The part of an RNA shown here (small-subunit ribosomal RNA, central domain) has 346 nucleotides and comes from Solanum clarkiae. Lineage of the source: Eukaryota > Embryophyta > Solanales > Solanaceae > Solanum. It matches the Rfam family "Bacterial small subunit ribosomal RNA". Gene Ontology terms of the family: ribosome and structural constituent of ribosome. The RNAcentral record of the full RNA draws on SILVA. Model confidence (mean pLDDT): 81 of 100.
[in-house]
Context: one part of a larger RNA
RNA sequence: UUAGGGUAAAGCGUCUAUAGGUGGCUUUUUAAUUCCGUCGUCAAAUCCCAGGGCUCAACCCUGGACAGGCGGUGGAAACUACCAAUAUGGAGUAUGGUAGGGUUAGAGGGAAUUUCUGGUGGAGCAGUGAAAUAUGUAGAGAUCGGAAAGAACACCAAUUGCGAAAGCACUCUGCUUGGCCGACACUGACACUAAGAGACGAAAGCUAGGGGAGUGAAUAAGAUUAGAUACCCCAGUAGUCCUAGCCGUAAACGAUUUAUACUAGGCACUGUACAUAUCGACCCAUGCAGUGUUGUAGCUAACGCAUUAAGUAUGCCUGGGGAGUACGUUCGCAAUAAUGAAACUU
Repeated sequence: UUAGGGUAAAGCGUCUAUAGGUGGCUUUUUAAUUCCGUCGUCAAAUCCCAGGGCUCAACCCUGGACAGGCGGUGGAAACUACCAAUAUGGAGUAUGGUAGGGUUAGAGGGAAUUUCUGGUGGAGCAGUGAAAUAUGUAGAGAUCGGAAAGAACACCAAUUGCGAAAGCACUCUGCUUGGCCGACACUGACACUAAGAGACGAAAGCUAGGGGAGUGAAUAAGAUUAGAUACCCCAGUAGUCCUAGCCGUAAACGAUUUAUACUAGGCACUGUACAUAUCGACCCAUGCAGUGUUGUAGCUAACGCAUUAAGUAUGCCUGGGGAGUACGUUCGCAAUAAUGAAACUU
């Protein structure tokens, strides 16, 4: 530079924000930028144009540029920029409502499971494709009382809601973040993106101290099998749970970065406002915000996407095996993580 980033290579896991980059309306100022004129300069040769000389040509000679760069000077003021002001549409503050499983701390609850204990009872129980290991006359399993512990919260529950993402659901209370809607009061472009930086970040794992019901890597026994370091089964440690730190990765996925504007509809749901209606906030119509589904134009290699775009536009990021490896560096207790080649090969 060109072509790309849903699925072929390629969107940081997510957010906040510094430098930097980009930036809405109206009126002035300046003239850095931009534009116009003019002057100087950009050696000669070369290239181009015109004419001429070697019989032509190559070649040579004479003259001329166009375009462009730099500097001086005169002017223009639309755009960018600067100066000074204006307005309210972008953005924000305040205000009245409102939905939520948003965050965090505390308290309470019932079902189930396991264990312990007491009663009844007396031979199996458990498990599987079938079995066995295991367990039981030292009384199991079953059943009826009592007690304890830990973890998770059935139904409601949904194509649902909230959150930046990870994620968040028993009930109540306290503190607290963000969103949306309505009136229209205030500020007056205060905005967007974002290298470096910071914050959060499932599960697993690590450190210290607790806790340990169920489940369960490792381990061990039984089966299956030619073998079975597995699938199945009886057990079972770490872990899973809590507190305080660390780790910083996932198919962290919508495999789709973020912000703004524009571009047919239909149907459904959530929140809210208004209107209508009513016994009633039942339905119906409309606006805004969100969540889905179907589909036109358009796009796409196709699949498909399609106002929640993969359409129409602007800004940012990225580049075939070896290899996310080696070396070096940084972080970490470690495990690792981050950054990240080359030879060679095709």